[in-house]
C1' cells in the first nucleotide's frame, strides 16, 4: 500500500418537528434543530415504496382508461469514491 474490521482521536451528515420559499402532489431547497449514522457520500442501473396530471363523472373520491411523469440512496442490492488507523 491493498483487503477486512471498527477502539480511540480530528472532524463529517443530520430523523422529526418549527419558519420560509418551490411544487398540483408526493416531496425538495435554505435556516434552526437532533433521532441517529463508518459511508446517512456520489449515483435513479435493479427491486420496493410513495405521489398524481389527463380521459370518464353534476362535484368530490374510488373503478376504469391512458400509459407516462415525477419522488425516495436515512428502504434494498449493484456501481464510483473517500478520513483515521488499535485489536
Nucleotide at each position: 500500500g491493498c483487503c477486512a474490521c471498527g477502539a480511540a482521536a480530528c472532524g463529517c451528515c443530520a430523523a422529526a418537528c418549527c419558519u420560509g420559499c418551490u411544487g398540483a402532489a408526493a416531496a425538495g431547497c435554505a435556516g434552526g434543530g437532533a433521532c441517529g449514522g463508518a459511508a446517512a457520500g456520489c449515483c435513479a442501473c435493479g427491486g420496493a415504496u410513495c405521489u398524481u396530471a389527463u380521459u370518464c363523472c353534476u362535484c368530490c373520491a374510488c373503478c376504469a382508461a391512458c400509459a407516462a411523469a415525477g419522488a425516495u440512496c436515512g428502504c434494498c442490492g449493484a456501481g464510483c469514491u473517500g478520513c483515521c488507523g488499535a485489536a

This is a predicted structure of an 87-nucleotide RNA (c-di-GMP-I riboswitch aptamer) from an uncultured Desulfuromonadales bacterium. Of the family's consensus pairs, 94% are formed in the model. Rfam family: c-di-GMP-I riboswitch aptamer. On this family, see Sudarsan et al., Science 2008: "Riboswitches in Eubacteria Sense the Second Messenger Cyclic Di-GMP". Gene Ontology term of the family: cyclic-di-GMP binding. Its mean pLDDT, the model's own confidence on a scale to 100, is 82.